RNAcentral holds the full RNA, with entries from ENA.
Large-subunit ribosomal RNA, domain II from Durinskia baltica, 680 nucleotides, folded computationally.
Its mean pLDDT, the model's own confidence on a scale to 100, is 82.
[in-house]
Context: one part of a larger RNA
RNA sequence: ACCAACAAGUUUACUUUAAUGGCGAGCUUAACUAAUAAAAUAUAUAGGCGUAAAGAAAUUGAGUUUUAAAAUGCUCGUUAGUCAUUAGAGUAAGACCCGAAACUAAGUGAUCUAACCAUGGACAGGUUGAUGAAUAGGCGGCAACGCUUGUCGGAGGACCGAACCCGUGUAUGUGGCAAAAUACUGGGAUGAUCUGUGGUUAGGGGUGAAAGGCCAAUCAAACUUAGAGAUAGCUGGUUUUCUGCGAAAUCUAUUUAAGUAGAGCGUUUAAAAGACUUUUAUAAGGGUAGAGCUCUCGAUAAACAAUGGGAACGUAAAGUUUUACUGAGUUUAUUGAAACUUCGAAUAUUACUAAAAUGACUUUAAACAGACAGUCCAUGAGUGCUAAGAUUCAUGGUCGAGAGGGAAACAGCCCAGACUAUUAAUUAAGGUUCGUAAAAAUAAUUAAGUGAAGAAAUUGUAAAAAAAUGUUGACAACCGAAAAGUAGGCUUAGAAGCAGCCAUCUUUUAAAGAAAGCGUAACAGCUCAUUGGUUUAGUUUUUUUGCAUUAAAAAUGUUUAGAACUAAAAUUAUUUACCGAAAUUAUAGAUUUUCAAUAAAAAUGGUAGCAGAACGUUUUGUAUGUCUGAGAAGUCUUAUAUUAAUAUAAGAUGGAGAUAUCAAAAAUGAAAAUGUUGGU
Numbered sequence: 001a002c003c004a005a006c007a008a009g010u011u012u013a014c015u016u017u018a019a020u021g022g023c024g025a026g027c028u029u030a031a032c033u034a035a036u037a038a039a040a041u042a043u044a045u046a047g048g049c050g051u052a053a054a055g056a057a058a059u060u061g062a063g064u065u066u067u068a069a070a071a072u073g074c075u076c077g078u079u080a081g082u083c084a085u086u087a088g089a090g091u092a093a094g095a096c097c098c099g100a101a102a103c104u105a106a107g108u109g110a111u112c113u114a115a116c117c118a119u120g121g122a123c124a125g126g127u128u129g130a131u132g133a134a135u136a137g138g139c140g141g142c143a144a145c146g147c148u149u150g151u152c153g154g155a156g157g158a159c160c161g162a163a164c165c166c167g168u169g170u171a172u173g174u175g176g177c178a179a180a181a182u183a184c185u186g187g188g189a190u191g192a193u194c195u196g197u198g199g200u201u202a203g204g205g206g207u208g209a210a211a212g213g214c215c216a217a218u219c220a221a222a223c224u225u226a227g228a229g230a231u232a233g234c235u236g237g238u239u240u241u242c243u244g245c246g247a248a249a250u251c252u253a254u255u256u257a258a259g260u261a262g263a264g265c266g267u268u269u270a271a272a273a274g275a276c277u278u279u280u281a282u283a284a285g286g287g288u289a290g291a292g293c294u295c296u297c298g299a300u301a302a303a304c305a306a307u308g309g310g311a312a313c314g315u316a317a318a319g320u321u322u323u324a325c326u327g328a329g330u331u332u333a334u335u336g337a338a339a340c341u342u343c344g345a346a347u348a349u350u351a352c353u354a355a356a357a358u359g360a361c362u363u364u365a366a367a368c369a370g371a372c373a374g375u376c377c378a379u380g381a382g383u384g385c386u387a388a389g390a391u392u393c394a395u396g397g398u399c400g401a402g403a404g405g406g407a408a409a410c411a412g413c414c415c416a417g418a419c420u421a422u423u424a425a426u427u428a429a430g431g432u433u434c435g436u437a438a439a440a441a442u443a444a445u446u447a448a449g450u451g452a453a454g455a456a457a458u459u460g461u462a463a464a465a466a467a468a469u470g471u472u473g474a475c476a477a478c479c480g481a482a483a484a485g486u487a488g489g490c491u492u493a494g495a496a497g498c499a500g501c502c503a504u505c506u507u508u509u510a511a512a513g514a515a516a517g518c519g520u521a522a523c524a525g526c527u528c529a530u531u532g533g534u535u536u537a538g539u540u541u542u543u544u545u546g547c548a549u550u551a552a553a554a555a556u557g558u559u560u561a562g563a564a565c566u567a568a569a570a571u572u573a574u575u576u577a578c579c580g581a582a583a584u585u586a587u588a589g590a591u592u593u594u595c596a597a598u599a600a601a602a603a604u605g606g607u608a609g610c611a612g613a614a615c616g617u618u619u620u621g622u623a624u625g626u627c628u629g630a631g632a633a634g635u636c637u638u639a640u641a642u643u644a645a646u647a648u649a650a651g652a653u654g655g656a657g658a659u660a661u662c663a664a665a666a667a668u669g670a671a672a673a674u675g676u677u678g679g680u
Stems, first nucleotide, its partner, number of pairs: 001680006011093013026049003033042002053060002063074002096237002099234001103227006114201009123191001125160003128156001132152002136149005164188003169184004203219001205215003240614006250263005265370001266368007274361001276359001277357005282351003290343001291341002296337009308325001309323005374399001376397008404415003419589004424585003430579003433563002439576007451565001456550003460547010477534005483507003488502003513528001516527003590604005615669001617666005625659003634653008
């Protein structure tokens, strides 16, 4: 891992509700006893509930209590209960099943290991040469004696290194040779050494050269048994079918936030009334959006300007004049506001009556729940960065608990709510070149493969509008002219249109600036403005709009999903077709509701959950029956039937029991629990 078997709402008592049945102002027995194969049964009338309550009680009694007496409180005056069975729920018990870490008690352990006690054992070989010993020689000394050399000697938690003990580093090993090893390399190796045997210390206790180490592969409190099915608001699991209805993820409270209780929302039963929902009409209040600046708090500009500062005059003071400044306040103009309002909607809300539409709701009582981790989308707001698939509210929708079609794929987006069947029809959203069901036309735009979002910019292009100009010849192009006073005056080395300053006139002209640019040392020279001619019909400028372009940057290759598409298969506008879903319709059928039990109509997605109806398994009665060696149960295979759980039949195998129907009782249904046991 697979297969099989086993595996989870039970039992008792009490309370309460519902249904059914018995009896009924009553209902009912418990233990015991008797009989019987066992029950049913009989006996037992103690007790219980009800028929009367009030009071602490005596007691009184349709009343009673408190009190001196009352008010007051409770109860009565409208009589239904009780016993049994079944079902639901609650309480007490292990209470649907499995699951802790822990706690307590009594015991068992020191053959592992820690320390200690008693008694034994072990340590190749080599090196070093301490205290010391006695004596000989030498030297010194009067001597005592000292120094030195030689000899002897053999100390040490001394040195090197086997046995022995340990375990430093590395490698292998890691379901190993091994639940700690192997190889190489290491440390100690006469000592606080190692070791045999026997003994002592025991669990909040021991022992510990101390690591929370060790105390039998177990230690921040051993192991065994018991309390014990500890407790678990936490995780997991909880076994056949169909039918009806169908939630919530909110409020309040909580040593409360993963729980629970009351309310809201669901289901079932019973009852009640005619109202409920939506729209229209009518009425009501409001202070939101917007708007505004009267008030409040701010902002901007200007005017006037108190006060203050500086200066002048004044001997001082007062005062006068003045201004680099200060700028309360007032006025005028403009302006912002969730905690501003002289104003002020739409929606929404409430009320009453009236009308219409829709279809079945609403309320009350009782019983039973689940749920109180919500999600995204749209809109209005707060927090945040007008960040978040962020977070917190409000209103609505989807999902949750909702399948089907579309959005390539895609709980929450768009369409649409699946009783069953059909190779029928019509549509929705969305689509109609191909993959892929279905398309064409008309008029324009785009050239960017734009075709999926934005400010700004564009002599890309299209359209519209306005202005100016033009056959008295425009715009552009080409061929010419572009002069004179004069080199204007000044300045300057020079300054001649063109370094700079001042002025910027006049003449000839078709026209030509005391010069717009280049240029020279200064001149010169080349253009421009301006003007003539050639040519010829539109040209120039501004504004708005459509499409397009730039703006436009990310790391493997994600682009409209792709192929591909250009008078489109893109974009804009218009038109007519078609495709397209479990929607709607058609045909057939099932169930439920209303019900006259027949039509007809309507309904039948569904998690938690509530309610209802069934199937199957084992045992018992039915059954002294029925089937069965002319072949039971079981097993294998096939067929048929039914809305399902399932049922029936046939064949093979098997070789002795099985069992209709109607009832009764349950150790009654497995795919899940890192389930348990067994097999492979």